[in-house]
Context: one part of a larger RNA
RNA sequence: GAGUAGCGGUAAGGGGUGUGAAAACCACCCCCGCCGUAAGCCUAAGGUUUCCUUCCCAAUGUCAAUCAGGGAAGGGUUAGGCGGGAGCUAAGGCGAGGCCGAAAGGCGUAGCUGAUGCACAGCCGGUCAACAUUCCGGCCCCACCUGGGGGGAGCGAUGGGGGGACGCAGGAGGGUAGGCCAGCCGGUGAUUGGUAGCGCCGGUUCCAAGCCAGUAGGGCGAUGAAGGAGGGAGGAAAAUCCCCCUCCAGAGCCCGAGAGGUGAUGGCGUAAGUGGCUGAGCCCACACUGCCAAGAAAAGCCUCUAAGCGUUGAACCCCAGGUGCCCGUACCGCAAACCGCCACUGGUAGGCUGGGUGAACAUCCCAAGGCGCUC
Repeated sequence: GAGUAGCGGUAAGGGGUGUGAAAACCACCCCCGCCGUAAGCCUAAGGUUUCCUUCCCAAUGUCAAUCAGGGAAGGGUUAGGCGGGAGCUAAGGCGAGGCCGAAAGGCGUAGCUGAUGCACAGCCGGUCAACAUUCCGGCCCCACCUGGGGGGAGCGAUGGGGGGACGCAGGAGGGUAGGCCAGCCGGUGAUUGGUAGCGCCGGUUCCAAGCCAGUAGGGCGAUGAAGGAGGGAGGAAAAUCCCCCUCCAGAGCCCGAGAGGUGAUGGCGUAAGUGGCUGAGCCCACACUGCCAAGAAAAGCCUCUAAGCGUUGAACCCCAGGUGCCCGUACCGCAAACCGCCACUGGUAGGCUGGGUGAACAUCCCAAGGCGCUC
């Protein structure tokens, strides 16, 4: 220089009370304002204790601070069913043999690995200051083991076959979530008197599994469904399976939301806890129609037999008892906790997203919820 620039979006604060050495800033209450396809909620990545409680204010916080994502101490993350692993495979990676290469090494078959995909058994309620589909309560389920009972001839794979199994756009139908209205329930006579209604405010909830039933709808089907009989040189062996052929016979077979009952003499709620309308981008379901760019794989699963096991009792069914490992789980997560040297006007995948207006995730106003952005 200079007590100058600046104190980081113009969403906004005001009052009272409390605490304290001290209060514009902390806590509580009242009023006001801002967001509301977000500035709310869930969650992936990333962060790694920042979570909760008590104590503290040097430094950090663009002021102050009794406050804090700051300091100190103590506490907190509970799983057969959620996600991942003990299952599967994709791109990619690695790669026995192999091919290539002065060496190092490169490529690559089988295979292994690898989710962003497939497969796979849990819902509702309650609860600590801090976790909960994990704890607790209720109801339910999966796999395996053991025992008992039934059953009475099959079972059995690293192998065969089926299946899994798939694009996009468009339109229509059925349904659900959600919403709205009425009814019902609770409250309410307003700082004074009156209001009795078509007033005002709030509420009106309910899972999965299992069981019954097999619906709306869809696919295939008299150019022959389901079923039966016979034959066959294919599916690298076998096959009763798949496939092909012939014959009999003639109308079914398969998929499938939701609703209803139960769950529930329970849970939630002080109580009521009923009906109508509307209605999705969610479900039926890539089902249909259309189109061209022609739209994964493997395992689980079903079936077939091989070796082998099985009448000294297989599959399967029922009952009872038991077992159920490892990792994640706190908190932030459009942000003061992630990426930007910062408590930075930037960036950050996915899901939910109510009411009024409206074609609308636009706009403006509001709900739940969250904030007023640290001088």
Molecule: large-subunit ribosomal RNA, domain III
Organism: Anaerolineae bacterium